[in-house]
Context: one part of a larger RNA
Molecule: small-subunit ribosomal RNA, 3' major domain
Organism: uncultured bacterium
RNA sequence: UGACGGGGGCCCGCACAAGCGGUGGAGCAUGUGGUUUAAUUCGAAGCAACGCGAAGAACCUUACCAGCCCUUGACAUCCCGGUCGCGGUUUUCAGAGAUGAUUACCUUCAGUUCGGCUGGACCGGUGACAGGUGCUGCAUGGCUGUCGUCAGCUCGUGUCGUGAGAUGUUGGGUUAAGUCCCGCAACGAGCGCAACCCUCGCCCUUAGUUGCCAUCAUUUAGUUGGGCACUCUAAGGGGACUGCCGGUGAUAAGCCGGAGGAAGGUGGGGAUGACGUCAAGUCUUCAUGGCCCUUACGGGCUGGGCUACACACGUGCUACAAUGGCGGUGACAGAGGGCAGCUAGUCCGCGAGGACAUGCUAAUCCCUAAAAGCCGUCUCAGUUCGGAUUGCACUCUGCAACUCGAGUGCAUGAAGUCGGAAUCGCUAGUAAUCGUAGAUCAGCACGCUACGGUGAAUACGUUCCCGGGCCU
Numbered sequence: 001u002g003a004c005g006g007g008g009g010c011c012c013g014c015a016c017a018a019g020c021g022g023u024g025g026a027g028c029a030u031g032u033g034g035u036u037u038a039a040u041u042c043g044a045a046g047c048a049a050c051g052c053g054a055a056g057a058a059c060c061u062u063a064c065c066a067g068c069c070c071u072u073g074a075c076a077u078c079c080c081g082g083u084c085g086c087g088g089u090u091u092u093c094a095g096a097g098a099u100g101a102u103u104a105c106c107u108u109c110a111g112u113u114c115g116g117c118u119g120g121a122c123c124g125g126u127g128a129c130a131g132g133u134g135c136u137g138c139a140u141g142g143c144u145g146u147c148g149u150c151a152g153c154u155c156g157u158g159u160c161g162u163g164a165g166a167u168g169u170u171g172g173g174u175u176a177a178g179u180c181c182c183g184c185a186a187c188g189a190g191c192g193c194a195a196c197c198c199u200c201g202c203c204c205u206u207a208g209u210u211g212c213c214a215u216c217a218u219u220u221a222g223u224u225g226g227g228c229a230c231u232c233u234a235a236g237g238g239g240a241c242u243g244c245c246g247g248u249g250a251u252a253a254g255c256c257g258g259a260g261g262a263a264g265g266u267g268g269g270g271a272u273g274a275c276g277u278c279a280a281g282u283c284u285u286c287a288u289g290g291c292c293c294u295u296a297c298g299g300g301c302u303g304g305g306c307u308a309c310a311c312a313c314g315u316g317c318u319a320c321a322a323u324g325g326c327g328g329u330g331a332c333a334g335a336g337g338g339c340a341g342c343u344a345g346u347c348c349g350c351g352a353g354g355a356c357a358u359g360c361u362a363a364u365c366c367c368u369a370a371a372a373g374c375c376g377u378c379u380c381a382g383u384u385c386g387g388a389u390u391g392c393a394c395u396c397u398g399c400a401a402c403u404c405g406a407g408u409g410c411a412u413g414a415a416g417u418c419g420g421a422a423u424c425g426c427u428a429g430u431a432a433u434c435g436u437a438g439a440u441c442a443g444c445a446c447g448c449u450a451c452g453g454u455g456a457a458u459a460c461g462u463u464c465c466c467g468g469g470c471c472u
Base pairs, nucleotide, nucleotide: 007472008471009470010469011468012467013466015462016461019426020425021424022423023422026318027317028316029315030314031313032312033311034309035308042053043052064304065303066302067301068300069299070298073129077128078127079125080124081123082122083121084120087106088105089104092101093100094099109119110118111117131293132292134291135290136289140287141286142282143281144280145278147276152191153190154189155188156187157186158167159166160165171182172181173180197270198269199268200267202238203237204236205235206234207233208232211228212227213226216225217224241264244258245257246256247255248254320419324378325377326376327375328374329373336367337366338365341360342359345356346355347354348353385416390411391410392409393408394407395406396405432454433453434452435451436450437449438448
């Protein structure tokens, strides 16, 4: 000077408290540990690993295992020799395939000094080399998590101190804030805070198709004429600044109340993460030093594995029911996506789906049906709750669903009657609840990301638990 204290003072945060809903018990999904295995590839490890890398493990992916193959190699540059197109399609045989052998067809490169001379391509050869998801994240870059969107971290000059250092940054108020005011041997400045950026909420202007429809016709229908007022769309502006009034305060900064206003004191949300900490994470995104392998620790292929299962933990989904289940009815979103795609409509099928066919490269057409709502029934039961498990029959994707996909119908109908100790989230359009879409993707979502509908309760307070800031 820091850090720490079951030292003190002040202050803050869903930190506690006050509430609401969960987890911990059940079944299933998923990740992890452990065990097993030829292999169950690897990494991540308190918070800050465990629905994490993985925004998609049947093959591929794939890094693992078994077997079969290749050795200048799947890929790059250089050298030598040969061929002249390259490329595409194809027959047959062997094989699990990689691969090896074989047959036929289409096509017949560019420049040129007309010389295989140059470029380009392929085949063969030689070695330089390629290659390595092999090791080291404690050799590194880059990127990321975390404390923490916490209010801090520093510098120049001056002053003080022998010096390490101090001062400024402490103090009195105030703030979400080292925010601002006042004071002060300090005076200034930088990185942070705030603002500038995006979005939502109000108004205006411009514009009016694919959007809209008040007035006039018209129609099954904003369908058509017509119109751009309204809604909306998307570009530019305005608007909020403690600006105004009262109180309080130190005449300050500010705080409290009020007016006006769509919005009031940071209006809501987002993006934005200071100096640093954890030798935090990542050599398996990428890059890279060193080390190691080089007929193998490289490369290709088939099959298997990553999906195992006495068990333990995390994260979720579905329930245990009447604020409900089932049947009927049927209104209202927002945000996305669509050409090897989304698919209207009609027909077939109980259904998943299939057949024909239509529009749309999209404010035009399609996905698109929103769901919670309303009416009837069931009457408290392991049930008309719950849906696991299992059997049979199918559908779809795809070379291929045995290991190991998703879905449908019929049958089956397990545990479970609200969950011990303990523990998590949330302060408002939030929690809870209800659906919708997207990325990845041939297919596969209870995960993730986004979107809207309905829509609460509670906060006395800061003694205590946890984390943090300032002074001592």